The part of an RNA shown here (large-subunit ribosomal RNA, domain II) has 696 nucleotides and comes from Caldifarciminota bacterium 4484_100. It matches the Rfam family "Bacterial large subunit ribosomal RNA". Its mean pLDDT, the model's own confidence on a scale to 100, is 85. Lineage of the source: Bacteria > Pseudomonadati > Caldifarciminota.

Context: one part of a larger RNA
């Protein structure tokens, strides 16, 4: 891991509700006793069951008050007032079944870490006590002693001797430094290489001692028999677990919530809201229209409260000067005028919303009330209106609508929430939605007109540009425009000033006049300054459009990312297979329709009322959850009955029936049991609990 078996809302008692049965202003017995059958027993007797007796007690029939007490009333009160609770609507009670709750310190099952009590452990290990044992070999050479030297004598020096030491090197022995291997190991801590101590606070044998909030500890919370911040075993014990997991057959009807308030409360609860079931009511609900109201948002406005800009205004303040008279600079309130801003401003003020009434539409698992049962109280995304944040977040907090949650199907390449659309079942039938129709891939290389050249389409901004298409405005133009080319572009004059110089062209001032077809006291380059080149302006040449600007469509640049094209799903696409406008076809879903079938609800008719049948109308997605109807297993009663060796149960297989759980029959196997039906009672249904046991 698979298979098989086992495996979880039980029982007692009380309360409560629904239903069933008996009796009914009543209902009911409890203990106990009597009788009978049966079982056990030798008997006495005991026990289950059945029948009878038993009126103690309980509930109901009257309430009010704390009570005394009074009583269809009573309490409060001074009250005959007012008010509260009652009466004026009479139905209960006993038993049973089912739903829910309480109690049972187990109450659906499994699951802690822990806590307490009593014991068992120091054959592991820590420390201690007693008594024994062990430490190859080598090195170093303390004190002391002897001799020599030395001294007045010591001291001191040298040599020899000597053999000290938590001394040195290094086996046994004890340890465990670094690395490798090992990691379902050879081993629940080892092996190999390397390494530390090795006469000592050394190591070790045997016997003994100290223990669970206790021991022992050269102290690491270490060790106390392979996991010790409190050992192990048994018990309290089925500890407790607002937590996790699991909780077993079928079909049918309805169908949530993730909100509010409170909470030693936040992943739990209580009450309400939302779901379901029964009863009552009977359109009260909802939508639309009308009428009458409500309100201060969007917008707008500046009349208030504030903010804020320019001008006028100038109370008042600051600084500087002062001859002390005043003067200058600057800021600036009130007020006036103009233009603005505001969630906590409003002279105004919608749409939607909300309330009431009337009418119409809808007749649906609409609304409301009472009663039984819940689940839920972590929500999520999208659109819209906002708060927070950075007008960030697949962010967060509200409001409102939709969807997911609990929703399958089609589209979006894939993709809970987006778009379309709500799946009772079947069909090798039809029509459509969103979205599509060149190929992958069902359906148009559809038609008409235009745009785009960027593969734009098929990712992006500020900003930039003789891209291109369209619309428009204003100039110039056969009296010749625009552009090229040829020529002219002069004179007073080098204007004046300034300046070393300033001659159109450093700077300042002025910017006239003349000749002209035209020519600035000069547009740019240039020179030290001149010079030189050029422009404005004019003529010639040429011969039909040209210049500037505005608006719009589609494009261009701006444009850099990490494994591989990789920003159309792909191929591929350019009068399109892109974009815009228009048209007609077609494809396309579990939508709608057609045909057949099942079930539910309502109404009508039929049916002796029932059971049911038919017709019509409507319905049948579904998690938590509520309700309904059934299937099957074991046992009990009828009953060891029907049946059964002419073959029971079990098992294998085939066929049929039932929406299904399942059932029936045939055949094989097997070899002795054993239904159906009607009731009853439960140890009553397993793919899941890292479930338990067994097999493989």
């Nucleotide at each position: 891991g698979c298979c098989g078996g086992c495996g979880a809302g039980u029982u007692a008692c009380c309360c409560u509700a629904a239903c069933c049965u008996g009796c009914g202003a009543g209902c009911u017995u409890a203990a106990u006793c009597c009788u009978g059958c049966u079982a056990c027993g030798a008997a006495a007797g005991u026990a289950u069951c059945a029948g009878g007796a038993g009126u103690a007690g309980g509930c109901a029939u009257a309430g009010g008050g704390a009570a005394a007490c009074c009583g269809a009333g009573u309490c409060u009160g001074a009250a005959u007032a007012g008010g509260g609770c009652g009466a004026u609507u009479u139905a209960g009670u006993a038993g049973g079944u089912u739903g829910g709750g309480a109690u049972a310190c187990g109450a659906c099952c499994c699951g802690a870490a822990a806590c307490c009590c009593g014991g068992u452990g120091a054959g592991c290990u820590a420390c201690c006590c007693a008594u024994g044992g062990u430490c190859a070999g080598g090195a170093u050479g303390a004190a002391g002693u002897u001799c020599c030297g030395g001294u007045g004598a010591c001291a001191c020096g040298g040599a020899a001797u000597g053999g000290a030491g938590g001394u040195c090197c290094g086996a046994a022995c004890c340890g465990g430094u670094g690395g490798a291997u090992g990691u379902u190991g050879a081993a629940a801590u080892a092996u190999c290489c390397u390494c530390g101590g090795a006469u000592g606070a050394a190591c070790u044998g045997u016997g003994g001692g100290u223990a669970g909030g206790a021991g022992u500890g050269a102290a690491a919370g270490g060790c106390u028999a392979a996991c010790c911040a409190a050992a192990c075993c048994g018990g309290g014990u089925g500890a407790u677990a607002g937590c996790u997991g699991g909780u077993u057959c079928u079909c049918c009807c309805c169908g949530a919530a993730a909100u509010g308030c409170u909470u030693c409360u936040a992943g739990g609860a209580g009450c309400a809201g939302u779901c379901u079931u029964g009863g009552a009511u009977g359109u009260u609900c909802a939508g639309u229209a009308g009428u009458a109201g409500u309100g201060g948002u969007a917008g707008a406005g500046c009349a208030c409260u504030g903010a804020a800009u320019a001008g006028a205004g100038g109370a008042g303040g600051a600084c500087c000067c002062u001859u002390c008279g005043g003067g200058g600079u600057u800021c600036a309130a009130a007020u006036c005028c103009a233009a603005u801003c505001a969630a906590a401003c409003u002279c105004c003020u919608a749409a939607u919303g909300c309330u009431a009434c009337u009418a119409c539409u809808u007749c649906a698992c609409a609304g409301u009330c009472c009663a039984g049962g819940a689940a839920a109280g972590a929500g999520g995304c999208a659109g819209u209106g906002g708060g927070g944040g950075a007008u960030a977040a697949g962010c967060u907090c509200c409001a409102u609508u939709g969807c997911c949650g609990a929703g399958a199907g089609g589209g979006g390449a894939a993709u809970a929430a987006c778009c379309c659309a709500g799946a009772c079942c079947g069909c090798c039938a039809g029509c459509u939605a969103a979205g599509g129709u060149c190929c992958c891939u069902a359906a148009g290389a559809a038609u008409u007109g235009a745009u785009u050249a960027a593969g734009u389409g098929g990712g992006a901004a500020a900003g930039g540009a003789u891209g291109u298409a369209a619309a428009g405005u204003g100039a110039c133009u056969u009296a010749a425009a625009c552009a090229c080319c040829u020529g002219g572009g002069a004179u007073g004059u080098u204007g004046g000033c300034u300046c070393a110089g300033a001659g159109g062209c450093a700077g300042c001032c002025a910017u006239c006049a003349u000749u002209u077809a035209a020519a600035g006291a000069g547009u740019g380059c240039g020179u030290a300054a001149c010079a030189g080149c050029u422009c404005a302006c004019c003529a010639g040449c040429c011969g039909a459009g040209c210049c500037a600007c505005u608006u719009u469509g589609c494009g261009c640049c701006g444009a850099a990312a990490a494994u591989a094209u990789a920003c159309c799903g792909g191929g591929g696409c350019u009068c399109a297979a892109a974009u815009c406008a228009a048209u007609c076809a077609c494809c396309g879903a579990a939508g709608c329709u057609g045909c057949g079938g099942a079930c539910c609800u309502g109404u009508a008719u039929c049916g002796c009322u029932u059971a049911g049948a038919u017709a019509c109308a409507g319905g049948u997605g579904g998690u938590a959850g509520g309700g309904g109807a059934g299937c099957g297993u074991u046992c009990c009663a009828u009953u060891g009955u029907a049946g059964g060796c002419c073959g029971a149960a079990g098992u294998c297989u085939c066929a049929c029936c039932g929406c299904g759980a399942g059932g029936u029959g045939g055949g094989g196997u097997c070899g002795a049991c054993g239904a159906a039906a009607u009731g009853g009672a439960a140890g009553u249904g397993a793919u899941u609990a890292u479930g338990c046991c067994g097999g493989c």